This is a predicted structure of a 172-nucleotide RNA (glmS glucosamine-6-phosphate activated ribozyme aptamer). The sequence was found by an Rfam model in a public genome assembly. Of the family's consensus pairs, 83% are formed in the model. Its Rfam family is "glmS glucosamine-6-phosphate activated ribozyme aptamer". Its family is annotated with catalytic activity and regulation of gene expression in the Gene Ontology. Rfam classes the family as a riboswitch. Rfam describes the family as follows. This entry contains a glucosamine-6-phosphate activated ribozyme that is found in the mRNA for GlmS. GlmS is an enzyme that uses fructose-6-phosphate and glutamine to generate glucosamine-6-phosphate.
[in-house]
RNA sequence: GGCCCAUCACAAGCGCCAGUGCCCGCCAGCCAACAGGGAUUUUUGGGCGGGACAACGAGGUGAGGGGAGAAUCGAGCGUUCGGCGGAUGCCCCUCCGUACCGGCUCCAGGUGCGCACACGGUUCACAAAGCUCACGGGCAACCGCGGGACAAAAGGGCCGUGACUGGAGAAC
Numbered sequence: 001g002g003c004c005c006a007u008c009a010c011a012a013g014c015g016c017c018a019g020u021g022c023c024c025g026c027c028a029g030c031c032a033a034c035a036g037g038g039a040u041u042u043u044u045g046g047g048c049g050g051g052a053c054a055a056c057g058a059g060g061u062g063a064g065g066g067g068a069g070a071a072u073c074g075a076g077c078g079u080u081c082g083g084c085g086g087a088u089g090c091c092c093c094u095c096c097g098u099a100c101c102g103g104c105u106c107c108a109g110g111u112g113c114g115c116a117c118a119c120g121g122u123u124c125a126c127a128a129a130g131c132u133c134a135c136g137g138g139c140a141a142c143c144g145c146g147g148g149a150c151a152a153a154a155g156g157g158c159c160g161u162g163a164c165u166g167g168a169g170a171a172c
Base pairs, nucleotide, nucleotide: 014085015084016083017082019081022051023050024049025048026047027046030037031036056074057073058072062095063094064093065092066091067090096114097113098112099111100110104169105168106167107166108165109164117162118161119160120159121158122157123156124155131148132147133146135144136143137142
């Protein structure tokens, strides 16, 4: 360096499925809210087996430890139902970094923040799905792929307001 086998990983708005609903096959004739429906191919409900779906993206992690649990934003209006697990959010402690002491550097403490000040105003952009057009896979539920449109928050620009105390040093 090559080949073979096995296992693990290639997930963090992420993963999973015992329920409901959905699809396919088989079986029997019953099923039921007691109103009624079906008894034949259709249809209806039942049993068994197999299967598909099960939240659309944007933003978000300094390191370690602990804690509580409905952890930000919009799109959409659907099973985006119903659950389980996790999670970059929140709170506390320690450490690290950074902004603030109106020239500069360093140290200690304080407050805020996490490639890094807060608040207010204004402005600027940024998505995917649903939808539509076209294509591919599956008997089907459904899955995949390409083109087209549109957010909010965080964020960027500008303006305004407000952001410590002490000590040491260098230079003038």